This is a predicted structure of a 75-nucleotide RNA (c-di-GMP-I riboswitch aptamer) from a Candidatus Bipolaricaulota bacterium. Of the family's consensus pairs, 94% are formed in the model. The coordinates come from a structure-prediction model, not an experiment, and the mean pLDDT is 87.
RNA sequence: CUCUGCUCAGGGCAAACCCAUCGCGAGGUGGGGGCGCAAAGCCACAGAUCUCUCGGAGAUAGCUGGGCUGCCAGA
Numbered sequence: 001c002u003c004u005g006c007u008c009a010g011g012g013c014a015a016a017c018c019c020a021u022c023g024c025g026a027g028g029u030g031g032g033g034g035c036g037c038a039a040a041g042c043c044a045c046a047g048a049u050c051u052c053u054c055g056g057a058g059a060u061a062g063c064u065g066g067g068c069u070g071c072c073a074g075a
Base pairs, nucleotide, nucleotide: 002075003074004073005072012037013036017032018031019030020029021028022027035062041068042067043066045065046064047063048060049059050058051057052056
């Protein structure tokens, strides 16, 4: 550096649902919660899906691909 995630360490994130709050909405944020995740870290670039007040503006990074970064172990 590349590949892999059977095993080890320290751990990390957090679905549904509930509460609060913001938003017309999809949904966001905070708390509880824990289904899962080796990039479930970051980026709306391509596709996809979704929303709205639809020539437009948005949401989803836990839908797929792509870009950047990264822990441990093994080969």